[in-house]
RNA sequence: GCCGUCCGGGCGGCCGCUGUGCUAUCCCACGGGAUAGCUUCAGAGGAAAGUCCGAACUCCACAGGGCAGGGUGCUGGAUAACGUCCAGGGGGGCUGACCCCACGGAAAGUGCAACAGAGAGAGACCGCUUCCGAUCAGGGAGUAAGGGUGAAACGGCGAGGUAAGAGCUCACCGCUUGGGCGGCGACGUCCAAGGCAUGGCAAACCCCACCCGGAGCAAGGCCAAAUAGGGGGACGAUAAGGGCUGCCCGCCCGAUGUCCCCGGGUCAGGCCGCUUGAGGCUCGGAGUAAUCCGCGUCCCAGAGGAAUGGCCGCCGUCCGGGGCUUAUUCCCCGGAUACAGAAUUCGGCUUACAGGACGGCUU
Numbered sequence: 001g002c003c004g005u006c007c008g009g010g011c012g013g014c015c016g017c018u019g020u021g022c023u024a025u026c027c028c029a030c031g032g033g034a035u036a037g038c039u040u041c042a043g044a045g046g047a048a049a050g051u052c053c054g055a056a057c058u059c060c061a062c063a064g065g066g067c068a069g070g071g072u073g074c075u076g077g078a079u080a081a082c083g084u085c086c087a088g089g090g091g092g093g094c095u096g097a098c099c100c101c102a103c104g105g106a107a108a109g110u111g112c113a114a115c116a117g118a119g120a121g122a123g124a125c126c127g128c129u130u131c132c133g134a135u136c137a138g139g140g141a142g143u144a145a146g147g148g149u150g151a152a153a154c155g156g157c158g159a160g161g162u163a164a165g166a167g168c169u170c171a172c173c174g175c176u177u178g179g180g181c182g183g184c185g186a187c188g189u190c191c192a193a194g195g196c197a198u199g200g201c202a203a204a205c206c207c208c209a210c211c212c213g214g215a216g217c218a219a220g221g222c223c224a225a226a227u228a229g230g231g232g233g234a235c236g237a238u239a240a241g242g243g244c245u246g247c248c249c250g251c252c253c254g255a256u257g258u259c260c261c262c263g264g265g266u267c268a269g270g271c272c273g274c275u276u277g278a279g280g281c282u283c284g285g286a287g288u289a290a291u292c293c294g295c296g297u298c299c300c301a302g303a304g305g306a307a308u309g310g311c312c313g314c315c316g317u318c319c320g321g322g323g324c325u326u327a328u329u330c331c332c333c334g335g336a337u338a339c340a341g342a343a344u345u346c347g348g349c350u351u352a353c354a355g356g357a358c359g360g361c362u363u
Base pairs, nucleotide, nucleotide: 001361002360003359004358005357006356007355009315010314011313012312013311014310015309017043018042019041021038022037023036024035025034026033027032045339049350050349052348053347054346055345056344057216058215059214060213064249065248066247067246069212070211071210072209073208074088075087076086077085078084089103090101091100092099093098104207105206109205110204111201112200125147126146127143128142129141130140131139132138155173156172158170159169160168174196175194176193177192178191179190180189181188182187220272221271222270223269230262231261232260233259234258235257241253242252243251244250279298280297281296283294284293285292286291316337317336318335319334320333321332322331323330
């Protein structure tokens, strides 16, 4: 210097809070609730943050198709899935360990690149060569190797050749085409032929391949309660109307009904959802790994305006000062002790983090 893993305060005392369990009393709409006490049980995170992805679950809804729209984009795997992760390929950075990539297609089409510059898919400003001219000025022809402009100038470098030059020719590299070998594959490597059209941008529109219902625990459900079951309107059986993200098809509901609008009540009541999970941990096996399988073991918050706290003492770690000491150690004093709080749950990504410990690799 690079990569990875872990900890991130500890112990004791006193008082206090929430859940579960138990006991007692009271209330009750018989769903349950309240109060008090006991308790050896349990009580915020690696990010609980962001709400950027994906799901589980709930409802729409009984199940579909197309268009629009959106997402991803090298290959092979993992996963419930993902835009995540693992391994590899290619490109780039770095002395290196390592790190980064929005990594399909530019001969399907459209479009963009200001200015400068001769010219941005075209062409001569300076220059070089040559002819005329008076050895000037100037003009004609040739040239695109050198210079200039620019982010970028119709392949690169070297040699030959030429009036001077140019793939004009040749060798090497690049590119195109066709093959051999290796690999599941992305690709790698080798050979041959060809002087060679074919610059950049798709995090521009677009094309191609694959994928995608919507809304979200304030989802949703049960009990109780309440009034103005009020007023107006549309339609009529293959209906109107409503529902299925937007549109279309299609389907469903719809038989004194369905829907729309206005107004009023409940919504400040109680309960469920609410925590046993794609769960954690040890060990063993398979695999390079991500991860998967098996045996065993554990239960690890469920609040409801939101609980896990307050005080005291001792210690730990770090910083500064002083003392002893050759120095370290040790002693004393002072200060500090990170980011930060669950709210349906889980898998990721991103961001924040005082200080400390360990392992591996590079120079």